[in-house]
RNA sequence: GCCAGGAUAGCUCAGCGGUGGAGCACCUCAUUCAUAACGAGGCGGUCAUGGGUUCGAAUCCCAUUCCUGGUA
Numbered sequence: 001g002c003c004a005g006g007a008u009a010g011c012u013c014a015g016c017g018g019u020g021g022a023g024c025a026c027c028u029c030a031u032u033c034a035u036a037a038c039g040a041g042g043c044g045g046u047c048a049u050g051g052g053u054u055c056g057a058a059u060c061c062c063a064u065u066c067c068u069g070g071u072a
């Protein structure tokens, strides 16, 4: 250089055009003599950036940035 994949909550990851989710973490409550564990609830998102298509885009298309792998 070329090819492919990826970028979504603090972390690890789901999410097939129609209300953005789970686990862990964090906070509150409950439990306990106390702590942990377990239980109930809550907080937390410019879906990498910019355009396009569409009634409607995290999702489809294009460009850019970054990461990973392959190739000479």
Stems, first nucleotide, its partner, number of pairs: 001071007010024004018055001026042004048064005